Predicted 3D model of a 95-nucleotide RNA (SAM riboswitch aptamer (S box leader)) from an Actinomycetota bacterium. The source organism's lineage runs through Bacteria, Bacillati and Actinomycetota.

[in-house]
RNA sequence: AUCUCAUCAAGAGCGGCUGAGGGACGGGCCCUUCGACGCCGCGGCAACCAGCCCCGCCUCGCGGCGGCCGGGUGCCAAUGCCCGACCGAUGAGGA
Numbered sequence: 001a002u003c004u005c006a007u008c009a010a011g012a013g014c015g016g017c018u019g020a021g022g023g024a025c026g027g028g029c030c031c032u033u034c035g036a037c038g039c040c041g042c043g044g045c046a047a048c049c050a051g052c053c054c055c056g057c058c059u060c061g062c063g064g065c066g067g068c069c070g071g072g073u074g075c076c077a078a079u080g081c082c083c084g085a086c087c088g089a090u091g092a093g094g095a
Base pairs, nucleotide, nucleotide: 002094003093004092005091006090007089008088013042014041015040016039017038021031022030023029025084026083027082028081043076044075045074048072049071051068052067053066054064055063056062057061080087
């Protein structure tokens, strides 16, 4: 990079460094020198996967619209900001 599946109206910010753009794309509308974006530190949200327990089944395993946990990710302006599209993001899996 590509394919498949699931989710995307809930939730969660402070400090330091830097210094002009950013919200993927087009249009709109916003955020931003009262410091955006990014990086770092700490904090937090959530629960996709893992782990543990419980339950079920066709019981070496698989499933659950059950519970716990938070190890691997993710996320912390605005409904994925809105509309559009042959769109995007994240997670898990496949080749």